RNA sequence: GCUGAUCGCGCGGGAGAGUUCGUGCGAAUCGCCUUGAACGGCAGUUCGCACGGCGCCGAAGGAGCAACCGCCCCGGAAUCUCUCAGGCCAAUGGACCGCGUGGAUCGA
Numbered sequence: 001g002c003u004g005a006u007c008g009c010g011c012g013g014g015a016g017a018g019u020u021c022g023u024g025c026g027a028a029u030c031g032c033c034u035u036g037a038a039c040g041g042c043a044g045u046u047c048g049c050a051c052g053g054c055g056c057c058g059a060a061g062g063a064g065c066a067a068c069c070g071c072c073c074c075g076g077a078a079u080c081u082c083u084c085a086g087g088c089c090a091a092u093g094g095a096c097c098g099c100g101u102g103g104a105u106c107g108a
């Protein structure tokens, strides 16, 4: 110096499952009642937040078993399994893949 492996950083791609039900609060809109007019009251619809119920998903993380591997006492191990966590319109996130890298480590 080149190349390889692992990690970091940047960019791109990236699935699944309820935009479910109920309650409360807030906001918007709308109909009716009241009023001289407002304030106010009742009902409906939509959105947001919080809580609760049932159902569901697995590809952050976590846990379990294991093919297999090793330095073979023991240890490492998944896209499998479980769903604690997370998620079920979109957004965010997202295992993993690709490209780049003037970053870090290791080996030949």
Stems, first nucleotide, its partner, number of pairs: 004106004008101006018054001020053010031042003055088003061084001062082003068076003
The prediction has a mean pLDDT of 78. This is a predicted structure of a 108-nucleotide RNA (Glycine riboswitch aptamer) from a Sphingomonadales bacterium. Rfam family: Glycine riboswitch aptamer. Rfam describes the family as follows. This family represents the bacterial glycine riboswitch. Taxonomically the source falls in Sphingomonadales (Bacteria, Pseudomonadati, Pseudomonadota, Alphaproteobacteria). The model forms 82% of the base pairs in the Rfam consensus.